[in-house]
RNA sequence: AUCCAGUUCGCGCCGAAUCGAAAGAGCGGGGGAUUUCUCUUUGGGGUGAACGAGUCUCGACUCCAGGGCCACCCUUGGGCCCGAACCCGUCAACUAACCUCGCAGGCGUGCAAGGGGGAAAAC
Numbered sequence: 001a002u003c004c005a006g007u008u009c010g011c012g013c014c015g016a017a018u019c020g021a022a023a024g025a026g027c028g029g030g031g032g033a034u035u036u037c038u039c040u041u042u043g044g045g046g047u048g049a050a051c052g053a054g055u056c057u058c059g060a061c062u063c064c065a066g067g068g069c070c071a072c073c074c075u076u077g078g079g080c081c082c083g084a085a086c087c088c089g090u091c092a093a094c095u096a097a098c099c100u101c102g103c104a105g106g107c108g109u110g111c112a113a114g115g116g117g118g119a120a121a122a123c
Stems, first nucleotide, its partner, number of pairs: 011108004018025002026103006036093001043091001044088004052063004066082005072116006
C1' cells in the first nucleotide's frame, strides 16, 4: 500500500413491518350482505414483483410478464440485480355494516446530464 474478515456508531436498502416512555397513532393483510358473475379432483384459494414459455443429463439452464437499487424530486442516458418461498385445508368472487390478523426477517449501494426544490453563510 492492497485485499479479506469481524466488531461498534451513524447512515442507507428490500419489505406493510414504523413513531411514541406510555396511553396510543400510523402502515398493511384476510374474512364478510344486497346485487352480479363465475367456478367446484383436472380441487379451490391467500400473501408476494416473483406470472408464464422452452430445453433438459430432471440437478438445473435460457428467456420473459413483472419488480428493486445506483443517497432530495422529475426526465433522459448508462449500469447492477430479483424474477423466490410460504400458508389455508374441500372452503372463501366483489362487498356496506361488522369481525379479525401482522408490524418480521434479511442486507450494504453510491455513474452522469438537464430541470426543479431545499439548506447554510454573508449583506